[in-house]
Molecule: transfer RNA
Organism: Halovulum marinum
RNA sequence: UGCCCGAUCGUCUAGUGGUAGGACACCUGAUUUUGGCUCAGGCAGCUGUGGUUCGAAUCCACAUCGGGCAU
Numbered sequence: 001u002g003c004c005c006g007a008u009c010g011u012c013u014a015g016u017g018g019u020a021g022g023a024c025a026c027c028u029g030a031u032u033u034u035g036g037c038u039c040a041g042g043c044a045g046c047u048g049u050g051g052u053u054c055g056a057a058u059c060c061a062c063a064u065c066g067g068g069c070a071u
Stems, first nucleotide, its partner, number of pairs: 001070007010024004018054001026042005047063005
C1' cells in the first nucleotide's frame, strides 16, 4: 500500500428489509433464620457520518478500531 473478515445491553450471544430477543450480571419485590437458593417484575445495547428505501442492526459509500492474507 492492496484485498478479506468483524464491531449488537456491563459480559456472552441471536436477529439476512417490517415490535432489537435470550442467558449471566445488576435493581425492586415475594419467599426465607440469611445479602444465599427459588419465583415474579424491571433496567440496559445496534462503532461513527452520509446514502438507498414507505421503512435499515440488516443493503451501499466513506471513516475509526480490531483480526487475517499478500507485498